[in-house]
RNA sequence: AGAGUUUGAUCAUGGCUCAGGACGAACGCUGGCGGCGUGCUUAACACAUGCAAGUCGAACGAUGAAGUGGAGCUUGCUCCACGGAUUAGUGGCGAACGGGUGAGGAACACGUGAGAAACCAACCCCGGUCUUUGGGAUAACAGUUGGAAACGACUGCUAAUACCGAAUGCCGUCGUUGCCUCGCAUGGGGCGAUGACGAAAGGGCUACCGGAUCGGGACGGUCUCGCGGCCUAUCAGCUUGUUGGGGAGGUAACGGCUCACCAAGGCUUCGACGGGUAGCUGGUCUGAGAGGAUGAUCAGCCACACUGGGACUGAGACACGGCCCAGACUCCUACGGGAGGCAGCAGUGGGGAAUCUUGCACAAUGGAGGAAACUCUGAUGCAGCGAUGCCGCGUGAGUGAAGAAGGCCUUUGGGUUGUAAAGCUCUUUUGUAGGGGAAGAUAAUGACUGUACCCUAAGAAUAAGGUCCGGCUAACUUCGUGCCAGCAGCCGCGGUAAUACGAGGGGUGCAAGCGUUGCUCGGAAUUAUUGGGCGUAAAGGGUAGGUAGGUGGUCUCGUUUGUCAGGGGUGAAAUCCUUGGGCUUAACCCAAGAAGUGCCCCUGAAACGGCGAGACUGGAGUCCUGGAGAGGGUCGUGGAAUUCCCGGUGUAGCGGUGAAAUGCGUAGAGAUCGGGAGGAACACCAGCGGCGAAGGCGGCGACCUGGACAGGUACUGACACUCAACUACGAAAGCGUGGGUAGCAAACAGGAUUAGAUACCCUGGUAGUCCACGCUGUAAACGAUGGGUACUAGGUUUGGAGGGUCUUGACCCCCGCCGAACCGCAGCUAACGCGUUAAGUACCCCGCCUGGGAAGUACGGUCGCAAGACUAAAACUCAAAGGAAUUGACGGGGGCCCGCACAAGCGGUGGAUCAUGUGGUUUAAUUCGAAGCAACGCGAAGAACCUUACCUGGGUUUGACAUCCUCUGACAUCCGUAGAGAUACGGCCUUCGUAGCAAUACGACAGAGAGACAGGUGCUGCAUGGCUGUCGUCAGCUCGUGUGGUGACAUGUUGGGUUAAGUCCCGCAACGAGCGCAACCCUCACCCUUAGUUACCAGCGGGUAAAGCCGGGGACUCUAGGGGGACUGCCGGUGCCAAACCGGAGGAAGGUGGGGAUGACGUCAAGUCAUCAUGGCUCUUACGUCUAGGGCUACACACGUGCUACAAUGGGCCAGACAGAGGGCUGCCAACUCGCGAGAGUGCGCCAAUCCCCAAACUGGUCCUCAGUUCGGAUUGUAGUCUGCAACUCGACUACAUGAAGCUGGAAUCGCUAGUAAUCGUGGAUCAGCUACGCCACGGUUAAUACGUUCCCGGGCCUUGUACACACCGCCCGUCACGCCAUGGAAGUUGUGAGCGCCCGAAGUCGGUGUCGGAACCCGCAAGGGACCAAGCCGCCUAAGGCGAGCGCAAUGACUGGGGCGAAGUCGUAACAAGGUAGCCGUA
Repeated sequence: AGAGUUUGAUCAUGGCUCAGGACGAACGCUGGCGGCGUGCUUAACACAUGCAAGUCGAACGAUGAAGUGGAGCUUGCUCCACGGAUUAGUGGCGAACGGGUGAGGAACACGUGAGAAACCAACCCCGGUCUUUGGGAUAACAGUUGGAAACGACUGCUAAUACCGAAUGCCGUCGUUGCCUCGCAUGGGGCGAUGACGAAAGGGCUACCGGAUCGGGACGGUCUCGCGGCCUAUCAGCUUGUUGGGGAGGUAACGGCUCACCAAGGCUUCGACGGGUAGCUGGUCUGAGAGGAUGAUCAGCCACACUGGGACUGAGACACGGCCCAGACUCCUACGGGAGGCAGCAGUGGGGAAUCUUGCACAAUGGAGGAAACUCUGAUGCAGCGAUGCCGCGUGAGUGAAGAAGGCCUUUGGGUUGUAAAGCUCUUUUGUAGGGGAAGAUAAUGACUGUACCCUAAGAAUAAGGUCCGGCUAACUUCGUGCCAGCAGCCGCGGUAAUACGAGGGGUGCAAGCGUUGCUCGGAAUUAUUGGGCGUAAAGGGUAGGUAGGUGGUCUCGUUUGUCAGGGGUGAAAUCCUUGGGCUUAACCCAAGAAGUGCCCCUGAAACGGCGAGACUGGAGUCCUGGAGAGGGUCGUGGAAUUCCCGGUGUAGCGGUGAAAUGCGUAGAGAUCGGGAGGAACACCAGCGGCGAAGGCGGCGACCUGGACAGGUACUGACACUCAACUACGAAAGCGUGGGUAGCAAACAGGAUUAGAUACCCUGGUAGUCCACGCUGUAAACGAUGGGUACUAGGUUUGGAGGGUCUUGACCCCCGCCGAACCGCAGCUAACGCGUUAAGUACCCCGCCUGGGAAGUACGGUCGCAAGACUAAAACUCAAAGGAAUUGACGGGGGCCCGCACAAGCGGUGGAUCAUGUGGUUUAAUUCGAAGCAACGCGAAGAACCUUACCUGGGUUUGACAUCCUCUGACAUCCGUAGAGAUACGGCCUUCGUAGCAAUACGACAGAGAGACAGGUGCUGCAUGGCUGUCGUCAGCUCGUGUGGUGACAUGUUGGGUUAAGUCCCGCAACGAGCGCAACCCUCACCCUUAGUUACCAGCGGGUAAAGCCGGGGACUCUAGGGGGACUGCCGGUGCCAAACCGGAGGAAGGUGGGGAUGACGUCAAGUCAUCAUGGCUCUUACGUCUAGGGCUACACACGUGCUACAAUGGGCCAGACAGAGGGCUGCCAACUCGCGAGAGUGCGCCAAUCCCCAAACUGGUCCUCAGUUCGGAUUGUAGUCUGCAACUCGACUACAUGAAGCUGGAAUCGCUAGUAAUCGUGGAUCAGCUACGCCACGGUUAAUACGUUCCCGGGCCUUGUACACACCGCCCGUCACGCCAUGGAAGUUGUGAGCGCCCGAAGUCGGUGUCGGAACCCGCAAGGGACCAAGCCGCCUAAGGCGAGCGCAAUGACUGGGGCGAAGUCGUAACAAGGUAGCCGUA
């Protein structure tokens, strides 16, 4: 510090996700040791048991143990004295500290800084003074007595540092009063005078400890104020003790704290009131920081103690281990009554993902009491449990290659695990055993503890796991699985070759831990102060006016509030940081320093902001003059046109459409002429012209009226800019009331269209559109661009008024101002684009945005007559949604061009019969493949057996075939028997080659045997190679360098011409190059040359019935080698030039001369695992192999491709003529004979330019004469021929006989542009034969037509739109149906919260009273009275409770509404292309 993820790719926007740190954590697997920390985050849920606050006998009465002494005497008892352990009680101090928890509380609760001149203060410290004198009770105790208990009741006795009276008063308080002094004010302080009131306690026994009072201090507390720190406006108004006053009460003290009275105030958009949430802080975590999150442990403060209320005591409480009352709960009970409060330490139950021992000790530190000893102390110190965290250590070290075994992988060679192990040599941390042994402790005292630590001994001994390995992200292979099982943080893996699942091996990174989950900060500049944005990505309010608020021109003076500087106080400690020190180190601990960015105070400065005062004119405004303008409102007025009415002329249609129909019309339409009525809108002018804030405004005139602009000088003197709230305006549609209604026209009706057509089109037509008044308040209300000011190149056009120049004027030209447009530099922008009218550079103010969907929806509120508007969420869900640009593809977008693409022609197919292939059906099997073009006379250039892969039956199992091993020595041929055959059995026969004397060895062949293996036309063409089809012989497809662009990419390759062609030329930020095109190759056409046999024969000779038959010839044809020839080369014209085109000459051939071969980058997961090869899978007495028979040839039917025809341009018969290219020895076969013929017989020639196969259409003649025929030949019968082991299923051919359909073929569709179509025959491959009418080749005869490119199909180039990129066979919308999920409404139901009103009202304070009762003081001899206390009673307040009407929140609810999600449901086709009616916004 970044990375992954939207796309075919790109940039930017934007969300989601990851890598880091942290934790009081939890869970999974694993686990050696130690140190230091830390441990109920949930139920402030309920608690058994034990302990957590007592102490003082030197305050008091009592009790009176041990022990000592004495006496009595029945020698072991009693009594006395001393002694004082022990303890209940009275009394004092403490119990308000310490410890726990975070429920409540949004508050002076906390933090920070001030204040109290409105305060208190036990114990402690310092100082002053005093401590005198009386009195009456009471607990304990004793007796009696109630009760189950808790606990009492009565009578009697007694003490005090308990209680009460009196004295004194250093002094204090209060009243009156004098002087001095201080403070911002109220007021404070000091010194006096005087009056009233006000104290005390003793113990100990000689050390002291106490008591009273006053002043001061310290510690602690209380109160007040400034500032600071949560969410919500879908909480906007709140408040009656409320705000203030003087008075009274109350308090330690100020105060509405309380009360009566008086006044009517107080708070609030700088967020009152309400709701929700929350202990606050030092700090902690994170972050570069600013910030964000958090508030465990430690420390400070607050609050609470079962829930609610209350007071008492006291220095201090409204009191965790006190009291009273109410409530809930638990326990005891003799049923009458009682007891209790772990949010103290342990511990239990419960809740929960989850959090410990019912331990030891007061040794240390601290606390309470005590004079002290001492006692108490679950505070605390320690130990225990938990890897819960941090830190440290260990699980060994060295050596060791036969690179062991085993595992895994493998191309079978090897590699890897791996110096790893073993082995050898060492060491001993930890642990074990034995021994020693601290510090913590100043004199004593050690829980921890025989602990830390040290020494010794033995011995590698006791000690490694968990995650991950597709990318992010370090780390790879095998097997299993087969969209299953599963993984997953995001993207995404898995459908038979998974580095992504599971396992093995191997590896990576951590390590006593490793992972997962949760939460938090970071990354996230993804709430942006630092540090973001708003034309199109989310985002400018529809527009203006304007309040608060924010901001504000020039100069001077003052002030010092902001601001700046210096100093002071504070900012607790701990923490963080720095330095040093202590534990072996570290964590941890200790010390010092720094820091704590804050608040307060003092002093100073005066530039800037503020404030105050004065001045200025540049901002702003006023005034005068002038012209421009659909600016607004009202009232008039005009012509054209539509419609309607009346009349005339006039006759059959009009109207409407793609075409029609509905409609109108003989009752006279439409057309035309004249007259009239009425409403609405204003042609031309008219213009990226004008005006207005926006919406918007258009005939003409008048009246009223707003604003802007130019020129002018004068005036005011900052009066300004912006703008929440508020106010006004605000298209269309819509609403209300009343008018009006010509045209148009939602709804509606009819006619068409259509599969449907609630649409588009047509005919009608009502609201509405118009006017007046009133509402509504929204629009894609758009420049998708808020307002203001200043600055920053220009050019052009246009509107307005003005100035200059020139001779007045006009035009041109020049200058500055105010608008409206286009282009464009810099700059900006993701790009597109913007560009002085900014989207540039800056400042000020307002509005708005923060992923998509749910949703501008629900609920709530406000407004509205309604429709609805404004404000405005969440659950849930997705990993995207969206912008700009790029390349393609596509379009029922455009332009240009080509092709037998159409057109123009010729001939077919589709109809018939047959052949053949396919589908379908059938079958035991009808083997398999091919499927639009580009499957279908295709693989198959030849299925009777074989082929053959299929079926049935019969055999066989190392196999029909290959290699290796062992044994035997034959095997084969031939023959016989059985069998359908394979095969089985038997007969005959008994080895061969090489080396060696031989034994023997090797080899060949055959048989037998064992296993390795063979074999598979079994599967996957979507694992593949190779080959092939197709677009397409279309003209395209690319690269290097350069250049442009952030980039994908573009340029080149586009443009202007031209071509069959990206062919060539010109131009051009391109210049070149490659694969394609063309050419080079083959063939045909002309000529030359060379060479002539088997070909040829002109001339010469011979010769025949005839014949190159012979001699010969090399002229010709021909054969086959080599050359030539054609290149737009020449001429004319066109073309700006050029390329090129048109015409012509010459030429055998002319513009690629004809034909062929040749197929760019790529597309179709195109075809083929059945040609072959091949990965993987699969079968192995079978899915292999052998064999007989059958099948591939089936047959209601459908389709493709063909043959033959339907006839006279023909058919039959007779006669006659002319090819090319091929093939031939298991062959072609002459000639001859036989047969009607297929053919048979015999046999010459030929391994072929030698011999053979070998032509037909055509020509001549003749018959047939338009008919199902002398057309046509299917089908069938009979008889034959040939091939072949074999023609039944299932061959071809022949003869005779038979003589079907068919008379030119519907919709539709195919081929062909010249030696072509058409037509005629010939040959070949395969092959025994043949189903060939197929295929491939060969020649003979030989046409017609092309105006042209509008249209159909296919293709190429450019351009345009796009929401497509699996690319239109694309994408995609809504209803309905089904499942799941969350949510709104809802008659209600349940719970809960806060108040209000009324009733009732405990305890208790306060007030009143005080009959009963009472020792202290007073009077009195006493009785008694007084004073005082006090039970009881009364009153105010009031917790809980009850009743009532509402309010808020939550849960639930039959039914219901929409929403989201869900591999293959239904209906349509709305959107994206002109999406087939351009789309979209508002409204009905």